[in-house]
RNA sequence: GACAAAGGCAAACCUGUUGGAAGACAGGGGCGCAAAGCCAUGGGUCUCGAACUGGUGACCGGUUAAGACUGCCAGGCUACCGAA
Numbered sequence: 001g002a003c004a005a006a007g008g009c010a011a012a013c014c015u016g017u018u019g020g021a022a023g024a025c026a027g028g029g030g031c032g033c034a035a036a037g038c039c040a041u042g043g044g045u046c047u048c049g050a051a052c053u054g055g056u057g058a059c060c061g062g063u064u065a066a067g068a069c070u071g072c073c074a075g076g077c078u079a080c081c082g083a084a
Base pairs, nucleotide, nucleotide: 001081008033009032013028014027015026016025017024018023031071037077038076039075041074042073043072044069045068046067051063052062053061054060055059
């Protein structure tokens, strides 16, 4: 896949925990999703504690993922229900 049925996931936001941060996890919630199931492999995006580095009085920047996001796009792997 059919304006069918069954079942599934869960954005923002709130609460708690965790992390330097991005973010993650649990509960509530439900914007959406037919792979919104799995894999950071390619691109992309986010973060900058550590490292390197410019200026400096406190301090303010810059560069770089090995950190993070698959509900940004590809690619790979797998799968529930089911008419015409």

The RNA shown here (c-di-GMP-I riboswitch aptamer) has 84 nucleotides and comes from a marine sediment metagenome. Model confidence (mean pLDDT): 83 of 100. The sequence is in RNAcentral, with records from MGnify.